[in-house]
RNA sequence: GCUGUAUGUUGCUCUAUCGCUCUGUGCUCGACACAGGGAGGAAAGUCCGGACAAUGCAGAGCGCCGCAUCCAGAUAAUCUCUGGAUAGUCCCUGACGGGACUCAAGAUAGUGCCACAGAAAAUUACCACCUGGCCCUAUGCCGGGAAAGGGUGAAAACGUGAGGUAAGAGCUCACGGUUCCGCUAUGGGAACAUGCGGGACGGGUAAACCUUGCGGAUUGUAAGCCCAUGUAUACCGGCGGUUGAGGCCGGCUCGGCCGAUCCCGGUUCAACCGGGAACGCCGGAGGGUUGGGUGCUACAGGUGCUGAGCGAUCAGCAUCGCAGAUAAAUGAUAGAGCUUCGGGCGCAAGCCCGGAGACAGGAUCCGGCUUAUAGGCAUACAGCCCUU
Numbered sequence: 001g002c003u004g005u006a007u008g009u010u011g012c013u014c015u016a017u018c019g020c021u022c023u024g025u026g027c028u029c030g031a032c033a034c035a036g037g038g039a040g041g042a043a044a045g046u047c048c049g050g051a052c053a054a055u056g057c058a059g060a061g062c063g064c065c066g067c068a069u070c071c072a073g074a075u076a077a078u079c080u081c082u083g084g085a086u087a088g089u090c091c092c093u094g095a096c097g098g099g100a101c102u103c104a105a106g107a108u109a110g111u112g113c114c115a116c117a118g119a120a121a122a123u124u125a126c127c128a129c130c131u132g133g134c135c136c137u138a139u140g141c142c143g144g145g146a147a148a149g150g151g152u153g154a155a156a157a158c159g160u161g162a163g164g165u166a167a168g169a170g171c172u173c174a175c176g177g178u179u180c181c182g183c184u185a186u187g188g189g190a191a192c193a194u195g196c197g198g199g200a201c202g203g204g205u206a207a208a209c210c211u212u213g214c215g216g217a218u219u220g221u222a223a224g225c226c227c228a229u230g231u232a233u234a235c236c237g238g239c240g241g242u243u244g245a246g247g248c249c250g251g252c253u254c255g256g257c258c259g260a261u262c263c264c265g266g267u268u269c270a271a272c273c274g275g276g277a278a279c280g281c282c283g284g285a286g287g288g289u290u291g292g293g294u295g296c297u298a299c300a301g302g303u304g305c306u307g308a309g310c311g312a313u314c315a316g317c318a319u320c321g322c323a324g325a326u327a328a329a330u331g332a333u334a335g336a337g338c339u340u341c342g343g344g345c346g347c348a349a350g351c352c353c354g355g356a357g358a359c360a361g362g363a364u365c366c367g368g369c370u371u372a373u374a375g376g377c378a379u380a381c382a383g384c385c386c387u388u
Base pairs, nucleotide, nucleotide: 001384002383003382004381005380006379007378008377009376010375012337013336014335015334016333017332018331020038021037022036023035024034025033026032040359044370045369047368048367049366050365051364052220053219054218055217064216065215066214067213068212069085070084071083072082073081074080086104087102088101089100090099091098092097105211106210110209111208112205113204114203126150127149129145130144131143132142133141134140158176159175160174161173162172163171177201178200179199180198181197182196183195185194186193187192224294225293226292227291228290235284236283237282238281239280240279246258247257248256249255250254261277262276263275264274265273266272299321301320302319303318304317305316306315307314308313338357339356340355341354342353343352344351345350
């Protein structure tokens, strides 16, 4: 210097004209004028956590969901993140040691699964080994023993050696390995490490079902709250009448038509009186629908500087106010510039021509996680080339 990978950051700018939308001010109150503002780092996924709102709430159980090595921290947070350590795996080094990754509770509570190959993926006889018999000279057949040797496979009954055996085997012994338990043995804040003693001996898989421990109310802005208009006659109140209140029709100060009972008590009956139901009128209240307002953007807010901290972050000071739509606005055209790719000219600086500017667009808001992303810049690592 080039290429690749990873992480972080940026990811078009200005002017003019016209158009859309919000806020403020003015006005002749007109969709008029002026001033100011108008998408993202992911707005996506709807995955996690919260703010906020309504309902629920004495506790417990079941169910469902989330988390899972240890210690100390950050934060509104159960999300997520920071620092350090333990264990495991991988890489570098002759070694000491260094670096990277996390898929890190439990496989001895139980169930399930492990393709193909192989006789077999769990109590395994294919080949070879030992042994008895048949038969005959084929290296065959039948029975028994045996997991030590070989084959297959990612993985085949802990490893090496010795003894022992018909041949063998933790069958026995020595030295080791893995795992579990115990120890007021030592170190550590702990997970754990080392040591001693004892038990056991096919693995893997729980981002398979499951078990253990800890934690968790439900729903969601179309949540909720408020206002106006007119309104059902179930409700509340008042008045009235059946000896006529009231209602309907028409050419509407008039005329016509319709027009109502029942229960209880005073009382055994009638008249009468009282109460109630039904009926009529007046007033009140009034759900849904419809329309509007609010929630709706001043906040766990952005930016800059200073200080504390290894860091995640926190504190102080200063400054800024950066969409708020409701069928859903934030655009179009022209010119110039910037970045970049290719080609040409040029010693170079540079000039000319052509192309490109990614992923993608709000709707209660915020913090995170995941996914997409042309090109530029920065850092780290790896490879190659050149030079010293």
Bacterial RNase P class A from a Bacteroidota bacterium, 388 nucleotides, folded computationally. Its mean pLDDT, the model's own confidence on a scale to 100, is 75. Rfam family: Bacterial RNase P class A. The family's RNA type in Rfam is ribozyme. The sequence was found by an Rfam model in a public genome assembly. Of the family's consensus pairs, 96% are formed in the model.